[in-house]
Formats: sequence, structure tokens, C1' cells
RNA sequence: GAUCAAUAAAGCCAAACCUAUGGUAACGUAGGGACAGAAAGUUGCGGAUCCUAAAUCAGGAAAGCCGAAUUGCCGAG
Repeated sequence: GAUCAAUAAAGCCAAACCUAUGGUAACGUAGGGACAGAAAGUUGCGGAUCCUAAAUCAGGAAAGCCGAAUUGCCGAG
């Protein structure tokens, strides 16, 4: 230095739901909230999923479903 990974510490994040708000919708944003998470950081690349329209085309959403890429805290073994 790299890979796997325990323990504790420092922290991080935030499901469902509620309120306000944007949107035809999926859903997003802000606040509350805390189910969970060792990448629940980032990307939206592949597969799956959702919405609108159409019913061969298209546009949008999320990604905390499975892969992938990329960046990263601590430090027993």
C1' cells in the first nucleotide's frame, strides 16, 4: 500500500406516517419523525419496478430490489 473483516469511538443517513408546497401522476422539496443501513455517499450503466400517454413508437419517476463503476471514516486480525 492492497484485499477481507471484528471491536469500540467519532460521526453520517433517514423508512412508514404527518404538515406545507410543486406536479395530471409516479414522485420531488422543506419541517417533524425514526423502520432500517458499513457505504442507505455518488452515477443511472445493465436487469427488475412505478406513472402518463399510447396501445409497436415516446416521455417521466425512484433507485433503501439485484448487479456494476467510482469516492470514502476507524483499525484487532
c-di-GMP-I riboswitch aptamer from Methylococcaceae bacterium NSP1-1, 77 nucleotides, folded computationally. Rfam family: c-di-GMP-I riboswitch aptamer. Gene Ontology term of the family: cyclic-di-GMP binding. Rfam describes the family as follows. GEMM was predicted in a large-scale screen for bacterial structured RNA regulatory elements. The prediction has a mean pLDDT of 84. Taxonomically the source falls in Methylococcaceae (Bacteria, Pseudomonadati, Pseudomonadota, Gammaproteobacteria). Of the family's consensus pairs, 94% are formed in the model.